This is a predicted structure of a 72-nucleotide RNA (transfer RNA) from Ipomoea nil.
RNA sequence: GCCUUUAUAGCAUAGAGGUAGUGCAUUCGCUUCGUAAGUGAAAAGUUGUGAGUUCAAUCCUCACUAAAGGCU
Numbered sequence: 001g002c003c004u005u006u007a008u009a010g011c012a013u014a015g016a017g018g019u020a021g022u023g024c025a026u027u028c029g030c031u032u033c034g035u036a037a038g039u040g041a042a043a044a045g046u047u048g049u050g051a052g053u054u055c056a057a058u059c060c061u062c063a064c065u066a067a068a069g070g071c072u
Stems, first nucleotide, its partner, number of pairs: 001071007010024004018055001026042005048064005
């Protein structure tokens, strides 16, 4: 220098153009003499940044940033 992959909640990880889920963790209940376990609920995402296409973008296109890998 060139190519590929990845970026989504505190952590991990899904998501097929049509209001973004799951597990763990966190908070509040139930249960217990109390704790753990169990169980119910809640909160927490400007979907890496910026543009473009579209009625509509996590999803498609381009650039950039960061991480991982490969070629020379």
The coordinates come from a structure-prediction model, not an experiment, and the mean pLDDT is 83. Lineage of the source: Eukaryota > Streptophyta > asterids > lamiids > Ipomoea.